Description: This is a predicted structure of a 1585-nucleotide part of an RNA (large-subunit ribosomal RNA, half A) from Niabella pedocola. It was read from a public genome assembly. Its Rfam family is "Bacterial large subunit ribosomal RNA". The family has 102 seed sequences and 51,934 matches in Rfam 15.1. Taxonomically the source falls in Niabella (Bacteria, Chitinophagia, Chitinophagales, Chitinophagaceae).
Context: one part of a larger RNA
RNA sequence: GGCGUAUGGUGGAUGCCUUGGGUCUGAGAGGCGAUGAAGGACGUGGUAAGCUGCGAUAAGCUCGGGGGAGCUGCACACAAGCAUUAUAUCCCGAGAUUUCCGAAUGGGACAACCUAAUAUACUGAAGGUAUAUUACUCGAGAGAGAGCCAACCCGGAGAACUGAAACAUCUAAGUACCCGGAGGAAAAGAAAAUAAGACAAUGAUUCCCUAAGUAGUGGCGAGCGAACAGGGAAGAGCCUAAACCGAACCGGCGUGCCGGUACGGGGUUGUAGGACUACUUUUAGAAAGCGUUAUCAAGCAGAAUUUUUUGGAAAAUUAAGCCAUAGAGGGUGAUAGCCCCGUAAGCGGAAAUUAACGUGGACGUGUAGUAUCCUGAGUAGGGCGGGACCGGAGGAAUCCUGCUUGAAUCUGCCAGCACCAUCUGGUAAGGCUAAAUACUCCUCAGACACCGAUAGUGAACCAGUACCGUAAGGGAAAGGUGAAAAGCACCCUGAAUAAGGGAGUGAAAUAGUACCUGAAACCGUACGCCUACAAGCGGUCGGAGCAACGCAAGUUGUGACGGCGUGCCUUUUGCAUAAUGAGCCUACGAGUUACUCCUCACUGGCGAGGUUAAGUUUUAAGAAACGGAGCCGUAGCGAAAGCGAGUCCGAAUAGGGCGCUUAGUCAGUGGGGGUAGACGCGAAACUUUGUGAUCUAUCCAUGGUCAGGUUGAAGGUGUGGUAACACACACUGGAGGACCGAACCCGUUGACGUUGAAAAGUCUUGGGAUGAACUGUGGAUAGGGGUGAAAGGCCAAUCAAACUGAGAGAUAGCUCGUUCUCCCCGAAAUGUUUUUAGGAACAGCCUCGGAUUUUAGAAGUGUACUAGAGGUAGAGCUACUGAUUGGGCUAGGGGGCUUCACCGCCUACCAAACCCUGACAAACUCCGAAUGCUAGUACAUAUCUCCGGGAGUGAGGCUGUGGGCGCUAAGGUCCAUGGCCGAGAGGGAAAUAACCCAGAAUAGCAGCUAAGGUCCCCAAUACAUGGUUAAGUUAGACAAACGAUGUGAAAUUUCUAUAACAGCCAGGAUGUUUGCUUGGAAGCAGCAAUUCAUUUAAAGAGUGCGUAACAGCUCACUGGUCGAGAGAUUCUGCGCGGAAAAUAAUCGGGUAUUAAACCAUGAACCGAAGCUCUAUGAUCGCCCUUUGAGGGAUGAUCGGUAGGGGAGCAUUGAAACGGCGUUGAAGGUGUGUGGCGACGCAUGCUGGAGCGGUUUCAAAAGAAAAUGUAGGCAUAAGUAACGAUAAAUAAGGUGAAAAACCUUAUCGCCGAAAGUCUAAGGGUUCCUGAUCAACGUUAAUCGGAUCAGGGUUAGCCCGGUCCUUAGUCAAACCCGAAAGGGGUAGACGAUGGAAAGCAGGUUAAUAUUCCUGCGCCUGCUAUAUAUUAAAAGUGACGGAGCAUGUUAGCUGCCUAGUCUGACGGAUUAGACGAGUGGAACCUUCGGGUGAAGCGUAGCAGUGAGAGUGCUUCCAAGAAAAGCGAGUAUAGCAGCCGGUACCGCAAACCGACACAGGUAGACGGGAUGAGUAUUCUAAGGCGCUC
Repeated sequence: GGCGUAUGGUGGAUGCCUUGGGUCUGAGAGGCGAUGAAGGACGUGGUAAGCUGCGAUAAGCUCGGGGGAGCUGCACACAAGCAUUAUAUCCCGAGAUUUCCGAAUGGGACAACCUAAUAUACUGAAGGUAUAUUACUCGAGAGAGAGCCAACCCGGAGAACUGAAACAUCUAAGUACCCGGAGGAAAAGAAAAUAAGACAAUGAUUCCCUAAGUAGUGGCGAGCGAACAGGGAAGAGCCUAAACCGAACCGGCGUGCCGGUACGGGGUUGUAGGACUACUUUUAGAAAGCGUUAUCAAGCAGAAUUUUUUGGAAAAUUAAGCCAUAGAGGGUGAUAGCCCCGUAAGCGGAAAUUAACGUGGACGUGUAGUAUCCUGAGUAGGGCGGGACCGGAGGAAUCCUGCUUGAAUCUGCCAGCACCAUCUGGUAAGGCUAAAUACUCCUCAGACACCGAUAGUGAACCAGUACCGUAAGGGAAAGGUGAAAAGCACCCUGAAUAAGGGAGUGAAAUAGUACCUGAAACCGUACGCCUACAAGCGGUCGGAGCAACGCAAGUUGUGACGGCGUGCCUUUUGCAUAAUGAGCCUACGAGUUACUCCUCACUGGCGAGGUUAAGUUUUAAGAAACGGAGCCGUAGCGAAAGCGAGUCCGAAUAGGGCGCUUAGUCAGUGGGGGUAGACGCGAAACUUUGUGAUCUAUCCAUGGUCAGGUUGAAGGUGUGGUAACACACACUGGAGGACCGAACCCGUUGACGUUGAAAAGUCUUGGGAUGAACUGUGGAUAGGGGUGAAAGGCCAAUCAAACUGAGAGAUAGCUCGUUCUCCCCGAAAUGUUUUUAGGAACAGCCUCGGAUUUUAGAAGUGUACUAGAGGUAGAGCUACUGAUUGGGCUAGGGGGCUUCACCGCCUACCAAACCCUGACAAACUCCGAAUGCUAGUACAUAUCUCCGGGAGUGAGGCUGUGGGCGCUAAGGUCCAUGGCCGAGAGGGAAAUAACCCAGAAUAGCAGCUAAGGUCCCCAAUACAUGGUUAAGUUAGACAAACGAUGUGAAAUUUCUAUAACAGCCAGGAUGUUUGCUUGGAAGCAGCAAUUCAUUUAAAGAGUGCGUAACAGCUCACUGGUCGAGAGAUUCUGCGCGGAAAAUAAUCGGGUAUUAAACCAUGAACCGAAGCUCUAUGAUCGCCCUUUGAGGGAUGAUCGGUAGGGGAGCAUUGAAACGGCGUUGAAGGUGUGUGGCGACGCAUGCUGGAGCGGUUUCAAAAGAAAAUGUAGGCAUAAGUAACGAUAAAUAAGGUGAAAAACCUUAUCGCCGAAAGUCUAAGGGUUCCUGAUCAACGUUAAUCGGAUCAGGGUUAGCCCGGUCCUUAGUCAAACCCGAAAGGGGUAGACGAUGGAAAGCAGGUUAAUAUUCCUGCGCCUGCUAUAUAUUAAAAGUGACGGAGCAUGUUAGCUGCCUAGUCUGACGGAUUAGACGAGUGGAACCUUCGGGUGAAGCGUAGCAGUGAGAGUGCUUCCAAGAAAAGCGAGUAUAGCAGCCGGUACCGCAAACCGACACAGGUAGACGGGAUGAGUAUUCUAAGGCGCUC
C1' cells in the first nucleotide's frame, strides 16, 4: 500500500413530521381619502436592541356588553405591581387621543426639516410661547375635486420577435406596453331592427349551447372566420324636443300688441301619433321615507368508562359496559365516540346591513272628427382619404368620420348586401334603464387521488430581509432536543466562562442547545490475509497456502501463481482511440396537459338507428332524473338546374365514369396527427416602457493653481541721420499658443507585474508646463439619441447602437442530453423533386393488424427442360465508318538531268486508288456467346399480393468482378453487380470494422470437424516418402533493369581410348624490321594488303603484357606426359548481387539447415459460440386433452443498431376488502434465500411511530453522462503566498504564553512630508474601563475588533432666518391624441456678494464655542443732539508685467546670568538663553501640584504667492441684495442647524487594514536660482509575520 471485518469522525441524504404554501367551492365585501388616505419616519415599556401594539392620554384612555381566576404581548429573567365573586388581565361593539412626512394644501425644501403672515391670549417694547386661519381648480354660494388601490370594464394611442420553411400584402394583434375614465360590476339597450322558406314570421339589450370551422374572406398562400334560424339564463320599460296655452323679465314701438329668453302646463308615436275641435271621466301602482318580522358580535350550555397485561407513559391489549339529532376534527407521555377542546340539536343577542311584508305616493287614462299645425339640419345623403364589420376595394351593401358638399318634411324619409321596380319592415339626426355576464387585493366557513423543507409562494424561520447596483432593478440561504428543561448541582484536567473526563437527570445523552433518524463521497483507528524482479482499463475463469467459524460436511475472508482481456457515453462509413462529455458523492433534472378537432385499433351499450349540449329540478363541488335544440348515419350522381337506385357525358334505349345490392352511432382506453411553448436546456438579435452625464465627451456659471531660471518683440527715450520721412546705434521696455525646468497634466521607451500590491499599476526614461493650460463646486445635453480638434472614440470596469423590466417559454431545418426489465421481428444510407444537397415530400426497404388463395392446384422463389427478344464479352474488318505497319504497282506533286523549244529521262522524296502483308476502335460490325430477362411445363419450397395503424432511413464503408474519371496513382472518385461491416459475437490472419472459416437461446471438466495449424512460448507429428535450397534465402511482407563458371533438371550440339578437356614438360620458327607512314614503327601508334609464302609435329605478316624503338614474357597452334570424359548453346526449378533511415528493434519471439525452409504425395492429430450428444427455457405452427391464457406430444425458430409489436417489475397517491405495529412501524446497515430479469421474501443490529397485502384506479412514476442545477467532500498541498528591501537591538514590566503590547535606552526612515490645518465623503471609527471566540493575511496580553459607560457647549467659525449666477420649478400665455412639452412675472438655486473676536488657560475626550482678560456687531427702548438730502452713485470685477514699504517668518550680532568638563584658577570651548530654580507633598513611577530666591533687552539684515499702486495689451473682462442719514450715552435682547474623530488615509472612492485616486491652506534650517537635489529641525514613523 491492497482486499475484508469492526469501530469512529465529517457530512446532512433518507424516513417520519408540519406551523407554510398551491388549487378551488360556498357566502360576504367590492373601496380608502382634505373629518388628511395608502405607505412611512420618529417616538412609546421599570430594565427594552428587534417584532407586535399604540401615539406626548403613546403594549394604552372612556363607555356598553360578555367572561370569571389569575394577570403585566412575542419573551421561559429580575424588580415592582394588579386581581381573586366582580371595575384584574382578556373578548366584542361604540367613542376619545392620534407627533412629523406623505395628495400634503401658508412659503420653501436634499420626504419625515427650515421658516412666515394675520387675529387673539399671556407679557414688558423687542423677542418668545399657545391657539386658529392662510395652497390650487370648478362653483354665485353651499359645496365638490385632487391621491392610493389586485383583477375585471369602457375609451385614446399602439409595437416587434414570430408564422408564411426567404419576404413586401397578410400574420402575430388591435395582443404587449403607455395614457384617460368609471363602477361594484362596466358596457349595451326599448327598432329609421331582424326576416322573407310556406305571399310565413319574430319583437330592447346581455350571456350560454348550437348553427360551424359552415357562408365567406385570403400573395384564394400562411391563415382569418361570421350571421340568421333553433334550444336555454334573465326579463322592464320609460323620459324629453316641437306644435298649442300661460307667462315674470328684457327689447321694439304703433300703448296693447309683437319679438326674445327663463319658467309652468301640454305632449311623446308608425295598424302613425300629437296639437287643435267636441265629448267623457277612470284605472294601474315604481323609488325614497316610516313600521313590523327575520338576519348578524363576544358568548351560554352540551351525552356517555372502568378493568387486566406490557410499558417511562395507555389512547395499545384483555374483559365487561355506556352515549349517540354528538362515530367531523384536534389535543392529551403510543392508535381515545364515552380524559380535554369541541361536534349534533338548542339558547342568547346592541347598532349597522340585507331581505320580505305593510304603509306611502311620483307618474299616468278613454271616444269621435281630420281643415290646419308639429314630429330632433350643416343632419341624412354624395365626393375624396381612412377605419370597423366574415368581407385585404372588390360588383360592396351596412356603421364611424378628417376634408368638401349638401336634401326632403308624412302625398315625407330609411332599410331589406351594387343598382332599379314591386313588395315587406321601420320612423334617424335628444336622453335614461335593474337582472341574467366578468373579476377577487380582501373577510368568514370549508374542501383536495396537489407539495412536504433542493418540494410547495421568492419567502414554513423577524423575507422582498441580508446582500449587489449611482439608479431603474435584481435578490438568497436558513425547519425538527425531550413527554416534560428534568438544559448536566458537585468534582477533576486545563490559562480558561474553550474543550474534555467523572457524577447526576431521563425510557434513551452515539437525544447535551454544532441536539430525531443519520446514507454516500471523504478522513482515521484496530485486527485477518496479501504485497519489496513487478509492467497492471485491475476484472473474470482456474487456483495453492494462510486465517476465522463449525461436531462434521463445509462456509466465509484473503489470493501466491496461471489463462483470457484496449473503460462508459455520444457522434460516426469507422473510436481503446491521441474525437465529445463527466473530479467524486447525494438530492433535483427532459414526450406532459387542454380541446364537442381529425384518424385508426381494442372494449362496452344500443342498433336502421345512435346520441344528447347548454340548462332545469332533486341533491349539494359528487351524482341522478329531465332536457331532442343540434350532430352522425340511413342515397347517390352532376359544375348546376335537376333527376334519383340510379345519375353524368352524349343524338343515343351505345359505351364509359361514379354509385346501388346495408351498419352505424355513443362512450371509455390506447397509437398517431392538428392547434397550443408541446420532450428538456441553449442564442446572437427585434420591439416597448423606463433608469442613468457621482465615470467619461462637449458646453454653461462661479472660484482656484502654475518653484525658479532664460531670451529680449512692439513701443519709448537719447544721439547720429534726412528737405521731411526713412534708417543706424545706445539705453529703456517686457511681448510670446517663446526657451530650460519642479508642482500639476499626459503617457514615449524598456523592464517588472500577468492565479498582480493594482480588473491597466510600479520602476526607469520621456512630452507639455501663461495656455486651444490644468483643476474644484453647481448645472445642461439620453440611446438610432447625445457628445465627439474624428479614434467608431466616449456615454458608470458594458458601445458599429448603454443598462433595467416587459412582449417572452421570441425563433433555432443546429449542437447536446433524454432515467426500469424480459420476449418476437427487424431496416436504410437508394429513386424522383426541392433557394435543395447535414432538411423535407412521395416511392423503396421494416413492423403490427386484417383480407385474398384455403391448406396447397395459382400469382413468389429455386432447379431442369422448351420457346423467345437482344447486339455485351469475344472476334473481325478487300463487310461498312474511321484509324493504320511494311512492300508492290501507279495517277498527281516535289527535286534533278537534258535540248533553242516541244518531247523525254531519272529519283532509297511526298503520295490517292488498287494488290500483298501486319494490325486497331466506348460513340465500327459481315459475325457473336455465357449470364440475365420474358413465357410455358414438371418438381421442390412457402412465400407473394392487397387494405389499414406505426416507423426509421434518404452522410455509408471496404472487398471481389465489369467499367468511367485519374497517371490502367491513391485507404481517390463516380456507376453496375455480388459479399461483408454497418446492426455480427466465435476461430484463423501476432495485434487488425470489411480478408479466410463460421451466423452466438441457456448450461456441460462430452464427441466430430472448418479455416488454419501440429519444435518451445501454444492445443496437436521434431510423422512418412521423394526432391530442391546453403542464401538464415526462407519460414516470417514487397522490388526492377542489368550482372554472374552458384546449383538442380530437361533438350540440342561439338570434341573424345585413332586419347579429348585441365594441369605439367618442351616447342612456338623463317622470308621479315611485310609495305606505307614516321624522328622511330622491328607481330603488337596508325593506314594498306590476295594477312602471302617457306620450314614444320606446330607456330598469326600475330591474343595480350612490355620497350623511345628493339629486346623480353605470353597466347593461338604443336609434341610429350596423364587416361575418361570435356566443351558450347537454349529452356527451366531454387538461389546470389543490384538492396540506403533514423530504439540493438527485430520472423509475434525463442530459434530452425536431408529442416522447425521450399516443392510434391500420403497418413494421423489439434482446432470455433459451426455440427452432434445430454439437460433446460422461450416464440410460432400443428395435434390430443382440457373449466381455464391449464397439461401433454411434435416440428421449426430464438445475433442484432434505427425502428415496430408483446408481457412485466418498482415508486407516490386514491377506493374497497382484509391485516401488521412500543413484546418495536418506516428508514439505515449486514447476512441468508427465491425469481431469466426489473425485483421479492426472511432475519441480526440500529431506529423510535407509523406501515404493508390483494383488486382496481390515478400519476410531478425509474438517471451515469445535458462544458446540467444545488449542496457536501476531495485533488493539487501542508505546496504558492503573507501586499513596497525605511531596520532593527537590548533591558525591565504585564501575562498561561511576548519578535510584534507598555516603559526606557540605542539604531534606522520621512521631512513641499510619511509634518500641521481644512472642504467633500464617512458616521461614533473619538475617550475610558473590561474582553480575545470571530475579524487583523502570523502570535496577541494589543487594535479602527467585541461589550459597557462617557464625550461634540458659539450674537461675532460655517450655513439658514439676506442676495443673486448657470440652471431648475413655474401663476399668465402658447403648443400637443392623452401622458405631457415650452414659458413671462415670481420663487428656488453658491462655486460668488453681504454686520461683528482676539490672546491665554482648562478636559481622559470640546473649544475663536467653556473660563479669564480685553474688544466688536445688529436690533429695540429711553435720553440727548444733528439733519431734510432721494437718485445719481457705490457695490462692480480681465490677462500679463513692474514698483513699493511694511508685516509674518528667517538669519546674524549682542546683554545679565546659569550649567558642564579639570585637583584648583584663568582663558578657551560647549549647552541654555526668557526664564531659571527646585524646598516640600502626592503618585498607577509615566507624571502631577509647586513655596522662597534670582532674572527678563534689544539692534541690524533679508523678506513674501498677503496689501497697495502703476504700466501695458486685446480677446475688452457676472448679477442682485446690501451700502448710501445718523451720532452719543445708558439699559435690554441676540433664534435654528453644524462643531467628536479620520481627512494623500487602515476611517473617503477602489469587493480587502489594497504600492492606485482625492479640491484648498501652512510648509523651518544648511547647500542652492529654486517648492530641484542631498542632509536635517519641529513633528511623525520602522510600513502586522